[in-house]
The RNA shown here (transfer RNA) has 72 nucleotides and comes from a Minisyncoccota bacterium.
The sequence is in RNAcentral, with records from ENA.
Its Rfam family is "tRNA". Rfam classes the family as a transfer RNA.
C1' cells in the first nucleotide's frame, strides 16, 4: 500500500429505516443470625468523530481514527 471485518451502558452482546435492548456487574428492598445465593425494582447511552441522504439514520452513501484478518 490493496481488499474484507469490526467498533452501541462498566463487561459481553442484541437491535437489517419508525421511541436503543438484553445478560452480567452497580444501587435499593425482600429473604437469612449474618454473608453467600435467591427474589423484587431500579440507575446507567452525544451507538468511535465528522459530513451527506431521508418526514424520520445504530441501520444507507462519503471521509477520518483505532483494532482485526488476508494478499502483496
Nucleotide at each position: 500500500g490493496c481488499g474484507c471485518c469490526c467498533a452501541u451502558a462498566g463487561c459481553u452482546c442484541a437491535a437489517u429505516g419508525g421511541u436503543a435492548g438484553a445478560g452480567c456487574a452497580g444501587c435499593a428492598g425482600c429473604c437469612u443470625u449474618u454473608u453467600a445465593a435467591g427474589c423484587u425494582g431500579u440507575u446507567g447511552g452525544u451507538u468511535g468523530a465528522g459530513g451527506g441522504u431521508c418526514c424520520g439514520a445504530a441501520u444507507c452513501c462519503c471521509c477520518c481514527u483505532g483494532g482485526g484478518c488476508g494478499c502483496a

Lineage of the source: Bacteria > Bacillati > Minisyncoccota.